[in-house]
RNA sequence: AAACCAUUUAGAGCGACUGAGAGAUCUGGCUCGUUGACGUCGCAGCAACCACCACCUUGUUUCACCAAGUUGGACGGUGCUACUGCCAGGACCAAUGGAGU
Numbered sequence: 001a002a003a004c005c006a007u008u009u010a011g012a013g014c015g016a017c018u019g020a021g022a023g024a025u026c027u028g029g030c031u032c033g034u035u036g037a038c039g040u041c042g043c044a045g046c047a048a049c050c051a052c053c054a055c056c057u058u059g060u061u062u063c064a065c066c067a068a069g070u071u072g073g074a075c076g077g078u079g080c081u082a083c084u085g086c087c088a089g090g091a092c093c094a095a096u097g098g099a100g101u
Base pairs, nucleotide, nucleotide: 001101004098005097006096007095008094013043014042015041016040017039021032022031023030025090026089027088028087029086044081045080046079049077050076052073053072054071056069057068058067059066085093
C1' cells in the first nucleotide's frame, strides 16, 4: 500500500503552547472559532476492538486439559473525548480496530 472481516445515533475535557481558520472530500445547508476554534504536547477520562484475568455454560457422565460462548473486570496495545461520520445528495466514500500477505 491493495484486498478481507467488524464497528461508526451510546459514552467521555481540562491545562499549556500556537494563532485563523475548522467540522475528511465536492455541492448546498447548519454549526464551532480572536471570550482563541483546528492543531501539537501533558494530564485526566470514556469505551471494550485486541491482549489478559475471574465466574458460569456447552463440546463431555466425572476430573484435568483444550476449544467455543455468556457475563463481569480494566494493569497492557490501539482508538476515541462539540453537533448522528453535523445534515442532504454524490463518489474508486472515509475513519478506527482485527486478522493476514
Background:
This is a predicted structure of a 101-nucleotide RNA (SAM riboswitch aptamer (S box leader)) from Enteractinococcus sp. Its mean pLDDT, the model's own confidence on a scale to 100, is 81. The model forms 89% of the base pairs in the Rfam consensus. The RNAcentral record of the sequence draws on Ribocentre. NCBI's taxonomy places the organism under Bacteria, Bacillati, Actinomycetota, Micrococcales, Enteractinococcus.